[in-house]
Context: one part of a larger RNA
């Protein structure tokens, strides 16, 4: 030198992204115990004492000699209970060590903040979480051969369910308190059936092609015209079904929730007024936020110092109400800032045990 341990003088987080590792705490008994709370917690909160062995006198609680009394009379029955014996808890007192839970084992506390209500589960082998689930809550789809599903298919079966709308499926939300605002114009979706606008398909008004025959022109091949029947190719009105169009409903359904310009007896600022556009122009709460870029915004607190953090304040580039919003005791190997308390994390680094390295084999 490396790894694994053990101990350190003053100092005590000055290391560092982070106190990350280490240290400290730790067991029983007594005292003591805040905010805050859903009253059940918080709580082991927090803090503080005591612990070995020896002896002494007591006590309490077991057995019991023994005595009393009742008696059906017995190896009965109830009561009181000495002394030694066993236990128990506490009381004075002595004793040894550096140290009495003397080894081992055995929570470090405490504020504030965010997120997630909690207990649970996940990336088997880099991620345990703020993710995923969750009890509650909410729409929605199914009346039963239910919807939904599995089963090559419109098959038999099966599951749902030996269940029946207080039940089954599907979505979203995510305890609990307070609430959960405005917009049906788009896109979903339900309703509703007047009109419109349409497919195959029925239908077949007419039109084309071919040409048998007629006429007519050629020497003849043939050629022009009219053109019936048959064939054959189109093929107009007319009957036509959901759907769209269109009405009307509908957000705990996809989603969406303005811009300019003036105004008060300082100044600022604008309750007010205008104007313009929408389907409405964000309501309550929160707000430099896990969301804010400008930015280390300002102020205020903590610190000698504070791009972190807490508490305001609103100028929200770009929070917002079940893709929930704001709060919240309890909880969490969770994320953030402080603090005591203890440390080799450090100022800075010694020593000291074991196993490697290193050298022969």
């Nucleotide at each position: 030198c490396u790894c694994u341990c053990g101990u350190u003088a003053a100092g005590g987080a000055a290391c560092u992204c982070u106190g990350c590792a280490a240290a400290u705490u730790a067991c029983c008994c007594u005292c003591g115990u805040a905010a805050c709370u859903u009253c059940g917690g918080g709580a082991g909160a927090a803090g503080a004492g005591g612990g070995g062995c020896c002896c002494c006198a007591a006590u309490g609680a077991g057995u019991c000699a023994u005595u009393g009394c009742c008696c059906u009379c017995g190896c009965g029955g109830c009561a009181a209970g000495a002394a030694g014996c066993u236990u128990a808890g506490g009381g004075g007192g002595g004793u040894c060590g550096a140290a009495g839970a003397u080894a081992a084992a055995u929570g470090g506390c405490c504020c504030a903040g965010g997120c997630g209500a909690c207990u649970g589960u996940u990336u088997a082998c880099c991620a345990a979480a703020a993710a995923c689930a969750c009890a509650g809550g909410a729409c929605u789809u199914u009346g039963c051969g239910a919807a939904g599903u599995c089963g090559a298919a419109u098959a038999a079966g099966a599951c749902g369910a030996a269940g029946u709308a207080u039940a089954a499926g599907g979505u979203c939300u995510g305890a609990c308190g307070c609430c959960u605002g405005c917009c049906c114009a788009a896109u979903g979706c339900g309703a509703a059936a007047a009109g419109g606008u349409c497919a195959a398909a029925c239908g077949g008004a007419g039109a084309g092609g071919u040409u048998a025959a007629a006429g007519g022109g050629g020497u003849a091949a043939c050629c022009c015209u009219u053109g019936a029947a048959g064939c054959u190719u189109c093929g107009a009105g007319g009957u036509a079904a959901a759907g769209c169009c269109c009405u009307c409903g509908u957000g705990a359904a996809u989603g969406g929730c303005g811009g300019c310009c003036g105004u008060a007896a300082c100044u600022a600022u604008a309750a007010c007024g205008g104007u313009c556009c929408u389907a409405a122009g964000g309501u309550a709460g929160c707000g430099a936020a896990a969301u804010u870029c400008c930015u280390u915004g300002u102020c205020g607190g903590g610190u000698a110092a504070g791009u972190u953090c807490c508490g305001a304040c609103c100028u929200g580039c770009a929070c917002g109400a079940a893709u929930g919003g704001c709060g919240u005791a309890a909880c969490g190997a969770u994320c953030u800032g402080g603090g005591c308390a203890c440390u080799g994390u450090c100022u800075c680094a010694a020593c000291g045990a074991g196993a490697g390295a290193c050298u022969c084999g």
Large-subunit ribosomal RNA, domain IV from a Verrucomicrobiota bacterium, 361 nucleotides, folded computationally.
Taxonomically the source falls in Verrucomicrobiota (Bacteria, Pseudomonadati).
RNAcentral holds the full RNA, with entries from ENA.
Its mean pLDDT, the model's own confidence on a scale to 100, is 87.